[in-house]
Context: one part of a larger RNA
RNA sequence: GAGUAGCGGCAUGCGGGUGAGAAUCCCGCACACCGAUGGCCCAAGGAUUCCAGAGGAAGGUUCGUCCGCUCUGGGUAAGUCGGGACCUAAGGCGAGGCCGAGAGGCGUAGCCGAUGGACAGCAGGAGGAGAAUCCUGCACCUGCAUUGAAGGCGAAGGAGUGACGGAGAAGGCAGGCAUGAGCCGGCGGCCGGAAGAGCCGGUGCAAGCGAGGUAGGGGAUAUCCAGGCAAAUCCGGAUAUCGUAACCCGAAGGCGUGAGGCGGAUGGAACGCGGAAGCAAGUACAGAAGCAUGCCGGGCCAGCUUCCAAGAAAAGCUUCUAGAGGGACAGAGAUGCAGCCCGUACCGAAAAUGGACACACAUGGGCAAGGAGAGAAUCCUAAGGUGAGC
Numbered sequence: 001g002a003g004u005a006g007c008g009g010c011a012u013g014c015g016g017g018u019g020a021g022a023a024u025c026c027c028g029c030a031c032a033c034c035g036a037u038g039g040c041c042c043a044a045g046g047a048u049u050c051c052a053g054a055g056g057a058a059g060g061u062u063c064g065u066c067c068g069c070u071c072u073g074g075g076u077a078a079g080u081c082g083g084g085a086c087c088u089a090a091g092g093c094g095a096g097g098c099c100g101a102g103a104g105g106c107g108u109a110g111c112c113g114a115u116g117g118a119c120a121g122c123a124g125g126a127g128g129a130g131a132a133u134c135c136u137g138c139a140c141c142u143g144c145a146u147u148g149a150a151g152g153c154g155a156a157g158g159a160g161u162g163a164c165g166g167a168g169a170a171g172g173c174a175g176g177c178a179u180g181a182g183c184c185g186g187c188g189g190c191c192g193g194a195a196g197a198g199c200c201g202g203u204g205c206a207a208g209c210g211a212g213g214u215a216g217g218g219g220a221u222a223u224c225c226a227g228g229c230a231a232a233u234c235c236g237g238a239u240a241u242c243g244u245a246a247c248c249c250g251a252a253g254g255c256g257u258g259a260g261g262c263g264g265a266u267g268g269a270a271c272g273c274g275g276a277a278g279c280a281a282g283u284a285c286a287g288a289a290g291c292a293u294g295c296c297g298g299g300c301c302a303g304c305u306u307c308c309a310a311g312a313a314a315a316g317c318u319u320c321u322a323g324a325g326g327g328a329c330a331g332a333g334a335u336g337c338a339g340c341c342c343g344u345a346c347c348g349a350a351a352a353u354g355g356a357c358a359c360a361c362a363u364g365g366g367c368a369a370g371g372a373g374a375g376a377a378u379c380c381u382a383a384g385g386u387g388a389g390c
Stems, first nucleotide, its partner, number of pairs: 012030006031387004039367004045347002049345001050074006059067002079140002081343004086117002091112003097106003121138005141339007151329001153323001157320005165307004171301003175296006182203006204262002208257003216249003219242007227235002266286002272279002308311001353362002369381004
């Protein structure tokens, strides 16, 4: 220079409280803002920032009694959620092997490797901070032991399944919402009238188990065979008979149960503390109705049509033998026991991640209410959140 520029988009006001001190902290009221997000749930990343008590030097672009700051103490509970004790993809490593002065490179079998496959838990409750983890209720899975009906068992091998694209049309359903002179509960007015077809609010519930068999799917039986690197009763191929319906399988969802349970609008204490207001607490406790119609239907299910660029693998599961076995094997069901390791707090379109900052930037997935509307546009609102640190 200069007490200058600036104080990083944005709505605050009032009353009360605390305190040495209050525009800035707490409580209340009013108003305002977001609402395909500025709400809610995950992943990544961060790593205690979470909760409580205390604090006021620094950090906070002002202030500060406050904080993601400082100090002390506390907090993350799992057979079923995610990962491992399962599988494989790209890619990586790589026994032998090939190559290379060396270091090393490539690569078969194989192993590692999720962003994929497989795989058994739902509903409610309470708290200052954890919850499909604790508790309550109702479930399910695997292993081991004992018992044990029907029955042969059984691969690291064969076969089937797993198993998959884009676009489109129609169908069935969950779910959501609206409306209602339905049902239940509450209310009765500040200004003349209003006990009404009045006003306001609510109008439910999972996994699991069971029955049924809709949509849809599959032809059935027998014989033979040079294929599936051995074998096969399995798969595949051929033939014959029956037959276009018998039989079998059976989706999402619905129904029953789960539930003499849970939840639920509403009603609503007291002890105790305090001079009072009030706090305790909308806590304990009690607890109603739980329907109908319509619309949407982006989620779920099953097939269908069409197109060319032709849309993972392995485990698992089912089945077949090779083989082993010789009162062994396997085993529905029942009873008993067992169920390990890691993660789990909190932020997560952000003041907690990446940007030197409490930075108008960036950041993957899911949920998706009402009025108007083709719509997730847009405007106003709900739930919920917020008023942006001069």
Notes
This is a predicted structure of a 390-nucleotide part of an RNA (large-subunit ribosomal RNA, domain III) from an Erysipelotrichaceae bacterium. The full RNA is in RNAcentral, with records from ENA. The coordinates come from a structure-prediction model, not an experiment, and the mean pLDDT is 81. Rfam family: Bacterial large subunit ribosomal RNA. The literature on the family includes a 2001 paper in Science by Yusupov et al., "Crystal structure of the ribosome at 5.5 A resolution". Gene Ontology terms of the family: structural constituent of ribosome and ribosome.